[in-house]
Molecule: Bacterial RNase P class A
Organism: Notoacmeibacter sp. MSK16QG-6
RNA sequence: UCAGUCGGCCGGGUGACCGCACCGUCCAAUGCCGAAAGGCGGCCGGUGAGGAAAGUCCGGGCUCCACGGAAACACGGUGCCGGGUAACACCCGGCGGGGGCGACCCCAGGGACAGUGCCACAGAAAGCAGACCGCCCGGCUUGUGUUCGCUUUUGCGGGCGACAGGUUCGGGUAAGGGUGAAAGGGUGUGGCAAGAGCGCACCGCGCGACCGGCAACGGAAGCGGCAUGGUAAACCCCACCGGGAGCAAAACCGAAUAGGGAUGGCACGGCGCUACGGCGCCAGAGCGUUUCCGCUUUCGCUAUCCGGGUUGGUUGCUUGAGGCCUUUCGUAAGGACGGCCCAAGAUGAAUGGUCACUGCUUCGUCAUCACACGGUGGCGACGUACAGAACCCGGCUUACAGGCCGGCUGACAUU
Numbered sequence: 001u002c003a004g005u006c007g008g009c010c011g012g013g014u015g016a017c018c019g020c021a022c023c024g025u026c027c028a029a030u031g032c033c034g035a036a037a038g039g040c041g042g043c044c045g046g047u048g049a050g051g052a053a054a055g056u057c058c059g060g061g062c063u064c065c066a067c068g069g070a071a072a073c074a075c076g077g078u079g080c081c082g083g084g085u086a087a088c089a090c091c092c093g094g095c096g097g098g099g100g101c102g103a104c105c106c107c108a109g110g111g112a113c114a115g116u117g118c119c120a121c122a123g124a125a126a127g128c129a130g131a132c133c134g135c136c137c138g139g140c141u142u143g144u145g146u147u148c149g150c151u152u153u154u155g156c157g158g159g160c161g162a163c164a165g166g167u168u169c170g171g172g173u174a175a176g177g178g179u180g181a182a183a184g185g186g187u188g189u190g191g192c193a194a195g196a197g198c199g200c201a202c203c204g205c206g207c208g209a210c211c212g213g214c215a216a217c218g219g220a221a222g223c224g225g226c227a228u229g230g231u232a233a234a235c236c237c238c239a240c241c242g243g244g245a246g247c248a249a250a251a252c253c254g255a256a257u258a259g260g261g262a263u264g265g266c267a268c269g270g271c272g273c274u275a276c277g278g279c280g281c282c283a284g285a286g287c288g289u290u291u292c293c294g295c296u297u298u299c300g301c302u303a304u305c306c307g308g309g310u311u312g313g314u315u316g317c318u319u320g321a322g323g324c325c326u327u328u329c330g331u332a333a334g335g336a337c338g339g340c341c342c343a344a345g346a347u348g349a350a351u352g353g354u355c356a357c358u359g360c361u362u363c364g365u366c367a368u369c370a371c372a373c374g375g376u377g378g379c380g381a382c383g384u385a386c387a388g389a390a391c392c393c394g395g396c397u398u399a400c401a402g403g404c405c406g407g408c409u410g411a412c413a414u415u
Stems, first nucleotide, its partner, number of pairs: 001411010012358007020048005026042002031040003050386001054397002057395005062246004067294007075242005080094005095109001096107004110237002115235002117231003132177002134173006141166002144164002147162006185203006205224003210219003250315004260306007269282005283298004322341004327336003359384002362381008
């Protein structure tokens, strides 16, 4: 200097005028709106969208409901180990696997020896296998042969055998080749008729005393068979966790109405005692299902359709698992002591509008410095990101013009 990787921050500024919402002091008010509950004013002061407010994917706080408690099943969720946290599928640190020269990044990371399913096509064969080409051995056969040996012949030639080759049959083989994503360990060597973990060496695989670590796991003396393929983001098995609904939750106030009507189903109990108040037992109903225990109830429950009233106001509503800072513990995530601070609360929905100057990116042009890349200055033009609370908080995911800072890795050059 360039490239990469990880983390943090900003994301327009200043001034003037006008206009909003909430909170607070002071002042005003018997006024206005409204059926009511309730609401409405003036001056001054203070505060007034985000890192994601988005997605609604997780976890909670909070509110109400289910009659409650326990267990099992169903259903749903998570899935290496340890730690953090209110909790989590989040965060931190490790382990294992994969990618990268590296810094770093990724993993839907328990189980294939509980069972079932699937591995298309190609190929001989894809879960107990398998022989397409090929190699070896033997037999039969051959109108094959510049081969060799023997024999016959004056010679040519003939005959027999061996060897080589061809066809076919039988046996052995899985080393070599082919197919495929994947072919039942790899390399080397000896051995064999030719081969094969058939033997051996190393690697690999399985079991592993012992050692290190809280653990996942790692190392590993030795032994073994020389082989128990893959897939669970397939069904499934195993371990752990789990009520439901959600601020349109819920509470209060005001006003009004029809505690309405029709049809269907179940139930509308039983026994005993009594001082006649009631009590006890059994049966039914009340939870996603079942069992046990308790509680409530016996004119109640349930399905569908028609119809009426209200749809106004206030609270919930922002002091929080809150923010910032020093010190301290911890590898870190985070924790602890102490100090300081209060930062929106709307409800058809406030935080805005106008004007001026200016910042930044890119491009063009001029000047200047400079070998060049490029730097500095002036002028002009275009642009200036993603995007707005609605009960709150901790995360994750996605979007983002432009800019700043830092750590680490690699390459090149110089000293």